Large-subunit ribosomal RNA, domain VI from a soil metagenome, 265 nucleotides, folded computationally. RNAcentral holds the full RNA, with entries from MGnify. Its Rfam family is "Bacterial large subunit ribosomal RNA". Model confidence (mean pLDDT): 89 of 100.
Context: one part of a larger RNA
RNA sequence: CGUAGGAGAUUUGAGGGGGGUUGGCCUUAGUACGAGAGGACCGGGCUGAACAGACCUCUUGUGAUCCAGUUGUCACGCCAGUGGCAUAGCUGGGUAGCGAAGUCUGGUCGGGAUAAGCGCUGAAGGCAUAUAAGCGCGAAACCUUCCCCGAGAUGAGAUCUCCCAAGCGAAAGCUAAGAAGGGCCGUGGAAGACGACCACGUCGAUAGGACGGAUGUGGAAGCGUGGUAACACGUUGAGCUUACCGUUACUAAUAGCCCGUUCGG
Numbered sequence: 001c002g003u004a005g006g007a008g009a010u011u012u013g014a015g016g017g018g019g020g021u022u023g024g025c026c027u028u029a030g031u032a033c034g035a036g037a038g039g040a041c042c043g044g045g046c047u048g049a050a051c052a053g054a055c056c057u058c059u060u061g062u063g064a065u066c067c068a069g070u071u072g073u074c075a076c077g078c079c080a081g082u083g084g085c086a087u088a089g090c091u092g093g094g095u096a097g098c099g100a101a102g103u104c105u106g107g108u109c110g111g112g113a114u115a116a117g118c119g120c121u122g123a124a125g126g127c128a129u130a131u132a133a134g135c136g137c138g139a140a141a142c143c144u145u146c147c148c149c150g151a152g153a154u155g156a157g158a159u160c161u162c163c164c165a166a167g168c169g170a171a172a173g174c175u176a177a178g179a180a181g182g183g184c185c186g187u188g189g190a191a192g193a194c195g196a197c198c199a200c201g202u203c204g205a206u207a208g209g210a211c212g213g214a215u216g217u218g219g220a221a222g223c224g225u226g227g228u229a230a231c232a233c234g235u236u237g238a239g240c241u242u243a244c245c246g247u248u249a250c251u252a253a254u255a256g257c258c259c260g261u262u263c264g265g
Stems, first nucleotide, its partner, number of pairs: 001152001005163007015149004021049007033038001051106005059100004066093005071086006110144003117137004164264001166175003176262002181259004185201005206252003209248005216240002222235005
């Protein structure tokens, strides 16, 4: 820009893309078959490999915003307690999130039309013949079934809902008013390169803070007791605790501006 008014939702599916792999074991059955050795078709069930998708309950990795231990040195006057620097100083753990080595799921089944092949009926050609007319069965291939995109499918589809009728004028149009809705702007997001998408904007839990909880760390400081002391014990599952869960307007989403028309060849 188009989709012959504008707008918000919900859709149909032309068409396109993805997927389609396979092993082992048990059973049928030591049956059919076979002198024996051996050993099935068909059917039923179980369990894997690789691959793919989703997810984070478990396991595990990371986790420079959490906790603890610890070395050297400097500072806070000293002790104690803290802080800075040393690769994040080093070390041990670890929430959320994101991952896989973790968990779950998938290929299937079914339908249609067929290939090779196997048939039914059946003449030409009194027989025979699956074929000439006609009718079946039959593959991981084809069309569907499953998942994703999808009306710029210009062949531009469908459904529901909302909005615009005031003056003048024959009309074009002019004047008044500026709809539904959208955008700007702001607070943000398991959305994201930017646009976009999604939630919210005081008629408010959108983010931060506060409070409570969870989780992690692992027993704070101070004081007391014991010990010459290093230290131990008690107060004490203490103190601290990021991204998690919930509650709460304390802070910030204020105020406002712009686009979009008048019934539609």